Molecule: Bacterial RNase P class A
Organism: Allomuricauda sp. SCSIO 64092
RNA sequence: AGUGUAGGCAACCUUACCGCCGCGUGCCGAACUUGUUUCGGUGUGAGGAGGAAAGUCCGGACACCAUAGUGCAACAUAGCGGGUAACGCCCGUCCACCUAAAGGUGAGGACCAGUGCAACAGAAAGCAAGUACAGUUAGGCUGUAGUGAAAUCAGGUAAACUCUAUGUGGUGAAACGCCAUGUAUACCAACAUUUUGGGGUUGCACGCCCUAGUUGGAGGGUAGGCGGAUGGAGUUUAUGGGCAAUCAUGAACCUAGAUAAAUGGUAAGGGCCGUUUUGGCGGUUACAGAAUCCGGCUUAUAGCCUACUUUUUAA
Numbered sequence: 001a002g003u004g005u006a007g008g009c010a011a012c013c014u015u016a017c018c019g020c021c022g023c024g025u026g027c028c029g030a031a032c033u034u035g036u037u038u039c040g041g042u043g044u045g046a047g048g049a050g051g052a053a054a055g056u057c058c059g060g061a062c063a064c065c066a067u068a069g070u071g072c073a074a075c076a077u078a079g080c081g082g083g084u085a086a087c088g089c090c091c092g093u094c095c096a097c098c099u100a101a102a103g104g105u106g107a108g109g110a111c112c113a114g115u116g117c118a119a120c121a122g123a124a125a126g127c128a129a130g131u132a133c134a135g136u137u138a139g140g141c142u143g144u145a146g147u148g149a150a151a152u153c154a155g156g157u158a159a160a161c162u163c164u165a166u167g168u169g170g171u172g173a174a175a176c177g178c179c180a181u182g183u184a185u186a187c188c189a190a191c192a193u194u195u196u197g198g199g200g201u202u203g204c205a206c207g208c209c210c211u212a213g214u215u216g217g218a219g220g221g222u223a224g225g226c227g228g229a230u231g232g233a234g235u236u237u238a239u240g241g242g243c244a245a246u247c248a249u250g251a252a253c254c255u256a257g258a259u260a261a262a263u264g265g266u267a268a269g270g271g272c273c274g275u276u277u278u279g280g281c282g283g284u285u286a287c288a289g290a291a292u293c294c295g296g297c298u299u300a301u302a303g304c305c306u307a308c309u310u311u312u313u314a315a
Stems, first nucleotide, its partner, number of pairs: 001311002004308006012270007020048002023045009032035001050287001054298002057296005062172004069206004074168005079093005094108001095106004109163002114161002116157002131145005176227004187217005197211005234253008271284005
């Protein structure tokens, strides 16, 4: 100076003023349901968008179907061992390939269960034949040569169909639950009325459960409020076990919850970046913004920090 691996930060920090959101708390007022009730005002305290919040690709928590099963289909995974709530994820290791190396990638079970595919060249690309030459027991029986990636019951290929082993119920917070308001199932037609019809259970079948209506037409009302909704498979740290992923124990901490969607603006000083005549000037980045939550993977991305590793060069 370059490469590789792992982890981290996230163009800001401090002060002041003004503004927005929810929560805790004090005071004041109003209402009725007389209660840490609801609404409003005001003061005060600590807080308020990411490493991917993106994709909706996997796995779950949770809610409902629902009391819940069998078989087939379909889909997924695939060396061996471990981690995890679980996984198609992570760690280690074997093998194969890439790399000068550190390292990286792997859709890594089976080709004698079966079916396919392989341009051109070649006589011929699959079980039958048969080009040229030689040997010969005269039979393509044996061998060599040509072509080709592959030629004599031969190999290759399974992110080719398939087979084997293992696994999988569905839907999804617009899930669902509660409260309030409101009108008209009032009408017409067909079929059915317990043998059967309709509905639910993924796609099918069986089984199970619910139920007298089902289908079509023509109409009416509503779409308001509250919860779900953030204390967790949580975060940080110390010690110990383990190659590691991670696990155990102890201590400390609490960090948005909006609902058409809040998390901002100004000023001064400092930091950082760029530039410079070293007086100063300019900028505050890139990818990008929570919407039930968590563990992963994938994708996008400006600038930086730390540790270790490998190669080259110089002393």